[in-house]
Context: one part of a larger RNA
RNA sequence: UGACGGGGGCCCGCACAAGCGGUGGAGUAUGUGGUUUAAUUCGACGCAACGCGAAGAACCUUACCAGGUCUUGACAUUAAUGGAUUGAUUUAGAGAUAAAUCGUCUCCUUCGGGAGCCAGAAAACAGGUGGUGCACGGCUGUCGUCAGCUCGUGUCGUGAGAUGUUGGGUUAAGUCCCGCAACGAGCGCAACCCCUAUCUUAUGUUACCAGCACUUCGGGUGGGGACUCAUGAGAGACUGCCGCAGACAAUGCGGAGGAAGGCGGGGAUGACGUCAAGUCAUCAUGCCCCUUAUGACCUGGGCUACACACGUACUACAAUGGACUCUAACAGAGAGAAGCGAAGCAGUGAUGUGGAGCAAACCUCAGAAACGAGUUCCCAGUUCGGAUCGUAGGCUGCAACUCGCCUACGUGAAGUCGGAAUCGCUAGUAAUCGCAGGUCAGCAUACUGCGGUGAAUACGUUCCCGGGCCUUGUACA
Numbered sequence: 001u002g003a004c005g006g007g008g009g010c011c012c013g014c015a016c017a018a019g020c021g022g023u024g025g026a027g028u029a030u031g032u033g034g035u036u037u038a039a040u041u042c043g044a045c046g047c048a049a050c051g052c053g054a055a056g057a058a059c060c061u062u063a064c065c066a067g068g069u070c071u072u073g074a075c076a077u078u079a080a081u082g083g084a085u086u087g088a089u090u091u092a093g094a095g096a097u098a099a100a101u102c103g104u105c106u107c108c109u110u111c112g113g114g115a116g117c118c119a120g121a122a123a124a125c126a127g128g129u130g131g132u133g134c135a136c137g138g139c140u141g142u143c144g145u146c147a148g149c150u151c152g153u154g155u156c157g158u159g160a161g162a163u164g165u166u167g168g169g170u171u172a173a174g175u176c177c178c179g180c181a182a183c184g185a186g187c188g189c190a191a192c193c194c195c196u197a198u199c200u201u202a203u204g205u206u207a208c209c210a211g212c213a214c215u216u217c218g219g220g221u222g223g224g225g226a227c228u229c230a231u232g233a234g235a236g237a238c239u240g241c242c243g244c245a246g247a248c249a250a251u252g253c254g255g256a257g258g259a260a261g262g263c264g265g266g267g268a269u270g271a272c273g274u275c276a277a278g279u280c281a282u283c284a285u286g287c288c289c290c291u292u293a294u295g296a297c298c299u300g301g302g303c304u305a306c307a308c309a310c311g312u313a314c315u316a317c318a319a320u321g322g323a324c325u326c327u328a329a330c331a332g333a334g335a336g337a338a339g340c341g342a343a344g345c346a347g348u349g350a351u352g353u354g355g356a357g358c359a360a361a362c363c364u365c366a367g368a369a370a371c372g373a374g375u376u377c378c379c380a381g382u383u384c385g386g387a388u389c390g391u392a393g394g395c396u397g398c399a400a401c402u403c404g405c406c407u408a409c410g411u412g413a414a415g416u417c418g419g420a421a422u423c424g425c426u427a428g429u430a431a432u433c434g435c436a437g438g439u440c441a442g443c444a445u446a447c448u449g450c451g452g453u454g455a456a457u458a459c460g461u462u463c464c465c466g467g468g469c470c471u472u473g474u475a476c477a
Base pairs, nucleotide, nucleotide: 001477002476003474004473005472007471008470009469010468011467012466013465015461016460019425020424021423022422023421026315027314028313029312030311031310032309033308034306035305042053043052064301065300066299067298068297069296070295073125077124078123081119082118083117087102088101089100090099091098092097106115107114108113127290128289130288131287132286137283138279139278140277141275143273148187149186150185151184152183153182154163155162156161167178168177169176193267194266195265196264198235199234200233201232202231203230204229208224209223212222213221214220238261241255242254243253244252245251317418321377322376323375324374325373326372334365335364336363339358340357344353345352346351384415389410390409391408392407393406394405395404431453432452433451434450435449436448437447
C1' cells in the first nucleotide's frame, strides 16, 4: 500500500421488511447429471453451466457409430497433355460408384494465340469440428451502469509511498458547493443519440371525414384540408418563477403555472481492472499430432435410449370457474413473390378446391383473447383436469418405422393448492389475456417483440446478501 475481520462509523440496492404472484408436490415439454449403448458427437458446471452454443437433429444438418468405398483427394494454387463443357439413356448396386451406348467445339482474336469450362500422369501440396482457451488474437460473461480508476507538476517522506481523491454539507453520481499544500488534467458520471408523453407548422395518398351533395348505406362517390394519422421541421422542462430551510453556497422541502417537475418514462451506451472466467467447434492463429487416415464420399443407425436425480417452463387441481349461444365489441407491432393468399364452393374438422388482390398506410396473413349479455352445471375426482392409449383421416416432404405436426370420434391417468427450502416484482410494474416475428419444406409450452385488462405494499434499516467511503486490528501478500 492492499486484502481480510463472527472490529467500528456513515450510506446504497426488491438486500431485508411490508405486499402480490410463483417454484419445491402432479402430468407433460425441454435442458443437464447418471446409467445404458456399436454410437447415444462436442462444448458450457456456484452466483455468472443446466428452454445454454442450438433463430428450430426424420435425410441433410452431423462433428458420433456400423457397413460399403476413395487416396493429389470433397475444396485451392502451379502444371506437361488432351478435350468444348454441362449432359441424355440403359444395366448392376443400399447408395457412393462402375460399365456400355448416344450426343457434343463456347467467347474474344492482331489468326500467332488468349479467356472460361472439363478430364488429367507425376509432384509440390491439400485436408483435419484432431490436442492445447494454462501459448494467443478477436469476441463475450461477471462484479456493475457500481462510482470509481489514474496522471502531470508541486509539496511531504531516507524509502515503499502519501497528498491531490481526505474533511463539513449535498447528490442517482469523485454530482456540486465550501474548506484545505496543493494546482490542474484524463478515463468513467452527466449531456450530446433513439423511442415515448404535449403543442405548433408544412404536406395530404393508399390515411382521415366536421360541414355540403349523391348514395347500392360501405368514406362508397363528388368534394374537403378541419379532425385522426403519417412523414419532415420546430417549440417545450431550465430548480426558470414564488415561499421556507440552509453557510449569503451547493442543495432540500412546499407551491404556482404546465401535457409533462426536479434524472418525466424507457433504450443504446459498461472506466482502470478481477475471475490463468468462457470460447482453438463462428472465425483467425503459434506449437504438437494424423497423412491409403484423426482426411473424403455413401447407405443405414444414433444425437429422440431410461430403475433414477436436478434445473427451467407449460397445463392444472376449479364456481373470481367450466360449457354453450349471442355481441362480426375493442389493439399494437410485424411478415409477404420459389411469398401472403381473399370471396365462393366441399368437408363435423384438420384441410382441399379456387384463384381475386397485393413487392403492399392500398391486397393478404387476420377471427385478437381475456371483456360484456344470457342459459346451464351446484362443490363432486365432477359438465374440473387433460395425460395416456385405440381407430379413422389431413399436411409437409424422395421419405414421417426408429423420429414430425394437425384434425375427428372414443378412452379419461395423476392432480383437491404442494415439506424443508427457495425465486420474481415498487406502476402502466406484478399478475393475467391474446397477437406477431426470426429459425423454418414441415415442426415452438422456447426465444425475441407487441399491445389489452390492470393491482397490493414500502413503518423502517435491527437482522440476511451484495456493494461504496472513512477508520481500526492483523503472525496474510

A computed fold for a 477-nucleotide part of an RNA from bacterium RA2114, annotated as small-subunit ribosomal RNA, 3' major domain. The RNAcentral record of the full RNA draws on ENA, Greengenes and SILVA.